[in-house]
Parts: sequence; structure tokens; C1' cells
RNA sequence: GCCCCGGUAGCUCAGUUGGACAGAGCACGUCUCUGGCUUAGGCGAGGUCGUGGGUUCGAGUCCCACCCGGGGCG
Repeated sequence: GCCCCGGUAGCUCAGUUGGACAGAGCACGUCUCUGGCUUAGGCGAGGUCGUGGGUUCGAGUCCCACCCGGGGCG
């Protein structure tokens, strides 16, 4: 330098025929339960979907450039 994969909540990830308020588990807060703790359960908060443009009525999803991480080739 070229090619491939990935980047979505604090962490691990799902969401790829473009559409309804963007989700799950863990963690966190709170409540129930208990004399108390743990477990279990309920509720809640938490997001620039890597960055910037483009296409579209509408983009996490499609297109372009760039950044970061991993792998391969030279």
C1' cells in the first nucleotide's frame, strides 16, 4: 500500500427485505420480601448507533470519504 471483518448503553452483544417510542443480558439506582444480608422478583435511569457528507418521505441498516481495533496478502 491492497483486501476482509468489526465500531450500537459503563461492559458483552442483538438488530442487514430501509419504517412503528433503538433493544437484551450483566452492572447501576430504587421498591417488594427479611431482624439483617444474599437469592429472587417489580420498576427506573442510562444512547451523537465511530466521525463527516450523500441518497430517500424516512437511514443503526444503502452510497462516498476519513478515524480506530482485529486478521490476511505484498

A computed fold for a 74-nucleotide RNA from a Chloroflexota bacterium, annotated as transfer RNA.
Its Rfam family is "tRNA". It is annotated as a transfer RNA. Rfam's curators write: Transfer RNA (tRNA) molecules are approximately 80 nucleotides in length. Gene Ontology term of the family: triplet codon-amino acid adaptor activity.